[in-house]
Context: one part of a larger RNA
RNA sequence: GAAUGAACGCUGGCGGCAUGGCUAAGACAUGCAAGUCGAACGGACUAUUUUGAAGAGUAAUCGGAUUAAUAGUUAGUGGCGAAAGGGUGAGGAAUGGAUAGGUAACAUACCUCGGGCUCCGGAAUAGCUCAUCGAAAGGUGGGGUAAUGCCGGAUGAUGUCCCGUGUUUAAUACACGGGACCAAAGAUUUAUCGGCCCCUGAGUGGCCUAUUCCCUAUCAGCUUGUUGGUGAGGUAACGGCUCACCAAGGCGACGACGGGUAGCGGGACUGAGAGGUUGACCCGCCACAUCGGAACUGAGACACUGUCCGGACCUCCACGGAGGGCUGCAGUAACGAAUAUUGGGCAAUGGGCGAAAGCCUGACCCAGCAAUGCCGCGUGUAGGAUGAAGCUUUUCGGAGUGUAAACUACUUUCAGGGAUUAGAAAGCUACGGUUGAUCAAUCCCAGAAGAAGUCACGGCUAACUUCGUGCCAGCAGCCGCGGUAAUACGAAGGUGGCAAGCGUUAUUC
Repeated sequence: GAAUGAACGCUGGCGGCAUGGCUAAGACAUGCAAGUCGAACGGACUAUUUUGAAGAGUAAUCGGAUUAAUAGUUAGUGGCGAAAGGGUGAGGAAUGGAUAGGUAACAUACCUCGGGCUCCGGAAUAGCUCAUCGAAAGGUGGGGUAAUGCCGGAUGAUGUCCCGUGUUUAAUACACGGGACCAAAGAUUUAUCGGCCCCUGAGUGGCCUAUUCCCUAUCAGCUUGUUGGUGAGGUAACGGCUCACCAAGGCGACGACGGGUAGCGGGACUGAGAGGUUGACCCGCCACAUCGGAACUGAGACACUGUCCGGACCUCCACGGAGGGCUGCAGUAACGAAUAUUGGGCAAUGGGCGAAAGCCUGACCCAGCAAUGCCGCGUGUAGGAUGAAGCUUUUCGGAGUGUAAACUACUUUCAGGGAUUAGAAAGCUACGGUUGAUCAAUCCCAGAAGAAGUCACGGCUAACUUCGUGCCAGCAGCCGCGGUAAUACGAAGGUGGCAAGCGUUAUUC
């Protein structure tokens, strides 16, 4: 000098764009953050219309059991989603990241190209109802019901497995022939949407290899599923991944093993570069979700707001039991030098579900707070000397502040007040219309009106005098100032630097 997720002191007008718990991966009150589909299903309820039994009445009529339809709401069954999005960096030095490859060792819901199919049956169960246990959470038993829920049968190869032949390979793979095995679901407004099998693509993921990625030898030897083989199990898949048996291997001064530290990269800061430092915000990958462990479901998890078990902690309790997890968005106390609102909206972008309307979305878009940073603008402009007054200084003549002010003429950015609507709008639609949380744009009004500080002035280093103090009080980055005329302390006047900031501290180059 440059830089910062900064903090502190003094000061503080406006706007745009960013950024904002670096400490306790310590604890959390409260609200919200993942739902959706009635065009999969049977009910229940509501409204409107329809039908009108028993009964009452002399009759008109009342009455409403029952029946049917339309529209709407929805607890439950079912489907899809909930594995994304959002947060954090504890752990981890390799099971991770980056780069380059491999997969003849693999998977893939939704989407996509193409081919084929969608036949016949069955048994349950929630809701509901009846009974019952419990303080609650929540159960138990009986009855009966639906489906795109579950199950059986049929059909089936281009699929899977086995056998044979041929080509080929290190193993495998491919083609042909034969045998065995495996599928489906319907809905409605009748035009669509679905369902099943196979193949293809895209995107996404799993696994493997090579190279590389901090300090330490005051860590020198480490290892028994250890290293390899055979066989088996397991997996989507290769593999000691696991197991039985066999062999005795494998790694290491090119640093094994141990210890410490740390998320990694794109990048960021600095620097002429080489390099050094760093990994906030944004993007990619990884890991984690109170601590430890486990699997289930599923295309996908060993699953942040799922399940089970065991700890610690907290809450309710009728003492028998039950519930909880902000490292989501706000917010709370605590910690700390230190870090914001318990805000608005789904209008836009994106996501989930849905045929759609739409619903949900603390993702996101906005607003609020903070000079935390960067950038822009303003705090007037022009004229104005008898160089007013005041203040400072003085050799008492004067000099400085200083065109500065007053005064005259003008302007109105921004802030303030008012009016208008065409942009951010794409969409949706009953085709009539309708949708902006928030911001923006244009025009008018008034009056210089509301808007400057901070640090320094001995040298380095731009900028000097007077008074006070008297090795005191104090200053200080280094050299050093202060003991009676201190340009170095404190105050004042003046001057210099930067400016809505200025200075200090911390850290990096």
This is a predicted structure of a 509-nucleotide part of an RNA (small-subunit ribosomal RNA, 5' domain) from a Planctomycetota bacterium. The prediction has a mean pLDDT of 84.